[in-house]
C1' cells in the first nucleotide's frame, strides 16, 4: 500500500437482512429490607466511532475518514 472483518453506556452484549421511547446484564447512584454490612426487591443515570448521501423513516443501506484485528505484498 491492497483486501476482508469489526466499532452500540464505564464493561459485556441484543436489535428478526430499514419502522417502537435503541433492550438486557454487570458497574455507579437513591430508596426499601437489616441492629450494621452483604444478599434480595423497587427506581434513577448513561450509548449507536466521525462526516456526508439515499429514504416518509437509518444502529441497520451507500460513499469518504478514523481506530482495532486478520491476511497478502
Nucleotide at each position: 500500500g491492497c483486501g476482508c472483518c469489526g466499532g452500540u453506556a464505564g464493561u459485556c452484549u441484543a436489535a428478526u437482512u430499514g419502522g417502537c421511547u435503541a433492550g438486557g446484564a454487570c458497574a455507579g447512584u437513591g430508596g426499601c429490607c437489616u441492629g450494621c454490612c452483604a444478599c434480595g426487591c423497587c427506581g434513577c443515570c448513561g450509548a449507536u466511532c466521525c462526516g456526508g448521501g439515499u429514504u416518509c423513516a437509518a444502529a441497520u443501506c451507500c460513499c469518504g475518514g478514523c481506530c482495532g484485528g486478520c491476511g497478502c505484498a
Molecule: transfer RNA
Organism: Nanobdellati archaeon